[in-house]
RNA sequence: AGGCGCGUAGCUCAGUUGGUUAGAGCGCUUGCUUGACAGGCAAGAGGUCCACAGUUCGAAUCUGUGCGCGCCUA
Numbered sequence: 001a002g003g004c005g006c007g008u009a010g011c012u013c014a015g016u017u018g019g020u021u022a023g024a025g026c027g028c029u030u031g032c033u034u035g036a037c038a039g040g041c042a043a044g045a046g047g048u049c050c051a052c053a054g055u056u057c058g059a060a061u062c063u064g065u066g067c068g069c070g071c072c073u074a
Stems, first nucleotide, its partner, number of pairs: 001073007010026004019057001028044006050066005
C1' cells in the first nucleotide's frame, strides 16, 4: 500500500429478504427468604446500535467516507 471480516448494555453475544416497544446470558441495584453468607424467588436500572453523510414514508440492518481492532497479501 491492497484485500477480507468485525464494531449493539459493564462483559460475551443475538438481532436477515429495512417495519410497531432493541434483546438474551453473566454481572450490577433493591426487596423477600437466612442468625449471617451462599443459593433461590421477585422487581428494577443500564444503549442516542463507532462517527459523519446519503438512499427511503421508515435504517442497528442498504450505500459512501473516516476511525478503531483482527487476519491475509505485498
This is a predicted structure of a 74-nucleotide RNA (transfer RNA) from a Deltaproteobacteria bacterium. RNAcentral records the identical sequence in 2 taxa. It matches the Rfam family "tRNA". Rfam classes the family as a transfer RNA. RNAcentral holds the sequence, with entries from ENA. The organism belongs to Myxococcia, within Bacteria.